[in-house]
This is a predicted structure of a 1397-nucleotide RNA (small-subunit ribosomal RNA) from an uncultured bacterium. It matches the Rfam family "Bacterial small subunit ribosomal RNA". Rfam links the family to the GO terms structural constituent of ribosome and ribosome.
RNA sequence: ACCGGCGCACGGGUGCGUAACGCGUAUAGAAUCUGCCUCGUACAGGGGGAUAGCCCAGAGAAAUUUGGAUUAAUACCCCAUAAUGUUAUAGAAUGGCAUCAUUUUAUGAUUAAAGAUUUAUCGGUACGAGAUGACUAUGCGUCCUAUUAGCUAGUUGGUGAGGUAACGGCUCACCAAGGCGACGAUAGGUAGGGGUCCUGAGAGGGAGGUCCCCCACACUGGUACUGAGACACGGACCAGACUCCUACGGGAGGCAGCAGUGAGGAAUAUUGGUCAAUGGGCGGAAGCCUGAACCAGCCAUGCCGCGUGUAGGAAGACUGCCCUAUGGGUUGUAAACUACUUUUAUACAGGAAGAAUAAGGUGUACGAGUACACUGAUGACGGUACUGUAAGAAUAAGCAUCGGCUAACUCCGUGCCAGCAGCCGCGGUAAUACGGAGGAUGCAAGCGUUAUCCGGAAUCAUUGGGUUUAAAGGGUCCGUAGGCGGGUGAUUAAGUCAGUGGUGAAAGUUUGUGGCUCAACCAUAAAAUUGCCAUUGAUACUGGUUGUCUUGAGAUAUUGUGAAGUGGUUAGAAUGAGUAGUGUAGCGGUGAAAUGCAUAGAUAUUACUCAGAAUACCGAUUGCGAAGGCAGAUCACUAACAAUUAUCUGACGCUGAGGGACGAAAGCGUAGGGAGCGAACAGGAUUAGAUACCCUGGUAGUCUACGCAGUAAACGAUGGUUACUAGCUGUUUGAACUAAUUGCGGUUUGAGUGGUUAAGCGAAAGUGAUAAGUAACCCACCUGGGGAGUACGUUCGCAAGAAUGAAACUCAAAGGAAUUGACGGGGGCCCGCACAAGCGGUGGAGCAUGUGGUUUAAUUCGAUGAUACGCGAGGAACCUUACCAGGGCUUAAAUGUAGAGUGCAUGAUUCAGAGAUGAACUUUCUUCGGACUCUCUACAAGGUGCUGCAUGGUUGUCGUCAGCUCGUGCCGUGAGGUGUCAGGUUAAGUCCUAUAACGAGCGCAACCCCUAUCGUUAGUUGCCAGCAAGUAAAGUUGGGGACUCUAGCGAGACUGCCGGUGCAAACCGUGAGGAAGGUGGGGAUGACGUCAAAUCAUCACGGCCCUUACGUCCUGGGCUACACACGUGCUACAAUGGUAUGGACAAUGAGCAGCCACUUCGUGAGAAGGAGCGAAUCUAUAAACCAUAUCACAGUUCGGAUCGGAGUCUGCAACUCGACUCCGUGAAGCUGGAAUCGCUAGUAAUCGGAUAUCAGCCAUGAUCCGGUGAAUACGUUCCCGGGCCUUGUACACACCGCCCGUCAAGCCAUGGAAGCUGGGGGUACCUGAAGUCGGUGACCGCAAGGAGCUGCCUAGGGUAAAACUGGUAACUAGGGCUAAGUCGUAACAAGGUAACC
Repeated sequence: ACCGGCGCACGGGUGCGUAACGCGUAUAGAAUCUGCCUCGUACAGGGGGAUAGCCCAGAGAAAUUUGGAUUAAUACCCCAUAAUGUUAUAGAAUGGCAUCAUUUUAUGAUUAAAGAUUUAUCGGUACGAGAUGACUAUGCGUCCUAUUAGCUAGUUGGUGAGGUAACGGCUCACCAAGGCGACGAUAGGUAGGGGUCCUGAGAGGGAGGUCCCCCACACUGGUACUGAGACACGGACCAGACUCCUACGGGAGGCAGCAGUGAGGAAUAUUGGUCAAUGGGCGGAAGCCUGAACCAGCCAUGCCGCGUGUAGGAAGACUGCCCUAUGGGUUGUAAACUACUUUUAUACAGGAAGAAUAAGGUGUACGAGUACACUGAUGACGGUACUGUAAGAAUAAGCAUCGGCUAACUCCGUGCCAGCAGCCGCGGUAAUACGGAGGAUGCAAGCGUUAUCCGGAAUCAUUGGGUUUAAAGGGUCCGUAGGCGGGUGAUUAAGUCAGUGGUGAAAGUUUGUGGCUCAACCAUAAAAUUGCCAUUGAUACUGGUUGUCUUGAGAUAUUGUGAAGUGGUUAGAAUGAGUAGUGUAGCGGUGAAAUGCAUAGAUAUUACUCAGAAUACCGAUUGCGAAGGCAGAUCACUAACAAUUAUCUGACGCUGAGGGACGAAAGCGUAGGGAGCGAACAGGAUUAGAUACCCUGGUAGUCUACGCAGUAAACGAUGGUUACUAGCUGUUUGAACUAAUUGCGGUUUGAGUGGUUAAGCGAAAGUGAUAAGUAACCCACCUGGGGAGUACGUUCGCAAGAAUGAAACUCAAAGGAAUUGACGGGGGCCCGCACAAGCGGUGGAGCAUGUGGUUUAAUUCGAUGAUACGCGAGGAACCUUACCAGGGCUUAAAUGUAGAGUGCAUGAUUCAGAGAUGAACUUUCUUCGGACUCUCUACAAGGUGCUGCAUGGUUGUCGUCAGCUCGUGCCGUGAGGUGUCAGGUUAAGUCCUAUAACGAGCGCAACCCCUAUCGUUAGUUGCCAGCAAGUAAAGUUGGGGACUCUAGCGAGACUGCCGGUGCAAACCGUGAGGAAGGUGGGGAUGACGUCAAAUCAUCACGGCCCUUACGUCCUGGGCUACACACGUGCUACAAUGGUAUGGACAAUGAGCAGCCACUUCGUGAGAAGGAGCGAAUCUAUAAACCAUAUCACAGUUCGGAUCGGAGUCUGCAACUCGACUCCGUGAAGCUGGAAUCGCUAGUAAUCGGAUAUCAGCCAUGAUCCGGUGAAUACGUUCCCGGGCCUUGUACACACCGCCCGUCAAGCCAUGGAAGCUGGGGGUACCUGAAGUCGGUGACCGCAAGGAGCUGCCUAGGGUAAAACUGGUAACUAGGGCUAAGUCGUAACAAGGUAACC
């Protein structure tokens, strides 16, 4: 090497498959097998032929293989012996759980064996028992989908046979037609199951990694062999895919073993050591094998432990950072410094336990053999754990966060950028939210992020939710299964409860104790394991069975009720039509019209006739019906409900998944009918348009019969049944009692149908015995909005469509109820020159002025509906002036400080220049220290540059409207309300009354000023009655205080008085009185707030910007332009007027660089002189008006623009660009379209005067003053604005709001789709390997048996027709999302046609 034996079915790996007796749990096997092991009984006699190996000869590249010869066994075969074995037949006894089991008797048949040896032993055969392991059967439990509802032919059962270790359709023949299924079969999807693990208070929810048990698998599929055990991970055969070798003929292989490689991936380790221990196999043993195992290596992956020092130390040091910055705070006892300790790390030295025994030897007990004692090799880890010594703070801290949730804050940078973000959200120039820094907080050898699971989430609700309006009650009823169910007696013991027994593996969990220095970890003991099974009891409740009862339910009788249903008959009014008559020009319709009808006679009216549909009045939150729904009268038929008393049945009940019936309107089919109304359609209007609203017509339809359809905001948005729980008051329909009865009653009690309210409930609104209260039972339904009641599939339907009913994707909301506002083409009440009634204007003309636009070098800037536009500006020729062109300066002015230098600066004169400016000339004091001035430099200035959306201040407007709030109390969960509302009244939230409110504040009113009357005081510059003087005249003078007036102080007016009404407040009255009467008239005075209203150009101010310019100086220009448009004014258009002459009467205010009398000159503007006056002293002809004259209606004797000429004045200067005067010229305009403004009494209208600004003035503007001096108001319908109450709201940036749909653009996911291309499964047919089984087997073998041939079955392959399920796709459909697109305006208010189904 080979033969033989045993093992290789263990151990180790993985989770593909499997929804299954696979797993878990509890049973059963009287239906079974079991090698090695233990115990027991019995036995081992004789014989035979082969075959590996070896040898010889071949084939092949190899793997491998063929032939010949020869040989052994505990390999194989034959004979013998054999029972308590097996089997057959015939009995008997006992037991049980049906087949039966156990024991036993008799007879027949039949099956065994092996040796080795060192003589100690180890083996062999048969049977029985045990143990272990395996197998089989059964109850219960075990994921999602019904858009999977029917599945099944060996299927279910029987008889017989075969097969198996064994039962069994496990297989076969025959027979029967069963079996499973809404308590979810079948099908599809997903998945190994359990012990356990995470989470949670628990119930639950999620998971199945390590460890343990079971199962399945071993490249994919099939098959058997061997064996005690496999249909076998490292065995075999076949088929297939893949990889490798090849000489192309043929062969080889299976890491889901341990390491390792590749690939994939966010991601997961060493091709290590040893059998020393534990365990396994074989062996008598030595021993051999063992990637099981024990160790080591890698990884902060987790858990646990330890360290990185400890104590002292304040000049609270320096740096950093921050702030209110001569100073504080913080870092911080932190550091330095002083003292101490040495775990750990480092170095050196020592150094384990884990080892128990085996073979062998000795001894004791003893008959053997075993047991015990002593002796007796063996350590991978490993010189490891541990211990000692040495030196020295020496060797050792990070990560995240700091807006709220959530512990922890400042600065800088950035400027809706860059970025952050778990949710809310942060960032657009002061970011605790981004980035950095300082500081702080949390955790710590870790920290943070991401993913997943549970929790919070009572957000699937058993514990423990809901359904009127938030999502959610089925359209209604009947009824099957199911669920639930009245009183009482008996029985049973299924549920239920209790005891006991078995089981619930170990590990895990909890508790006690112990071992590693502690802990993690480990050991040990106990508990728990809530479950299942068995058994013994209990019997209240539930259930079963059996009696009985009447109150639930039902039946009968009587009396009633009603638009209950079906069919028939019938009535009148209206409408339309026809015929005939009368009659004449319109009718009809609307906001207004038109289309339409009508002289061929309409409309209107009269008579007769016809047709169809609907039923006025009664009529009512009245009745009936299950709901939908039902209305003239009457007849027939049918059903229902209520009450009453009596009788009967005796729980017959409630609900009701599937199922069935009914079910408005519209719609569909067939056949009729068709008056009116009337989708579609046509025409006329309206409109920007009007496929609408309005009008004229009009078809389907509406009506009937028979069918279909099956939906509605089918609503009380409220499922059904039963019971209970305070009241008041209507109404319908019954009953009983009672009173008086001509008529109208009262009490009690049923059944319906309404209103209101207590408790309770409810988020509130509300509900409240007809519950949305308190309870019970049953059914249906809900789980954020959209996508969507859509798609696909299925069922139904003639169709329309109905029922069932998702997902992708997308958003952070959608929604309910109530509150406060705001708004409404909602309502009520009230006010205002808001309308109306009046007067006068604007809009037309010319001019003035402001604005827009245009132009320009510039036409500086601001103001822009009301609330800009004769506004800032109460005065632009220069200046102003901010703008433009050109020329200059670099600090003109203020404030200093520091340094340096100078004798300037100023002034006068001259020159240049457009001027600013430049050039020339001239010039200090001194006690010599310096003073003063100037220049230069630095800091510093300057800006009418930007932002009024960073601001202060100021202002406009609502609005001089009557409102806006607070404290306490009360109501409400709350936002909030009440007060402040209600009834009156007022100019007024003014006041009164009432009142869960009582009070108060800011507003209103009053207090203040002017004015109207009177008194008193005073009497100059004012006044002058009386007295006197005096003049031409004059308060001119003496004088006077009476009057006027002046200006101080007072009085007076308060609804106080009267009458009426009224509770009062108050109102009314031609009231009285009074100068004034109801706030006497006027002014000042402007609540909380709104408009991001106006102003950075009055001023102030944050931030940004410019700095030889965006600062500043100067000259000239511009703000004054001019096809045009608008606002505000002036003057007019004339006779209520113009012109001329004459005459009368104010008030306020101003004045010395001023007002200016008076005189002279000038036509005049003015000039030259010149009194008075710093003003009750002086200075100004007031005009309209009156009188007279003239003009006679004209583009004028109106009107004065424009232009020509001549002047005056101011001013440095009137060209651009002043005002005024004179002469001349003499335009438009003859009362103003649509539209629009002001005004209610000393007002409008009209007339003049004064002042501010100012040299002058573009002033016709503004602000004041007086003169003359009206009309009208019925009234609140309408327009505008406002106030209060109420109502609706999808608005809250608040209607200049919100918001819908098409179209256009981009992106995303999805559906359909000709077609293309996959997947798994099934069916039918064909073919069919290996292999078991069956048949045969003439060949081989002594035999056992075998080769071979053949039949059935089958993996796989092929073909065919279907079904299912994916991917993709031209094209197509809708959906979602997206700062600023288009068209309209559908909804929210009465949303401008109420909305919705």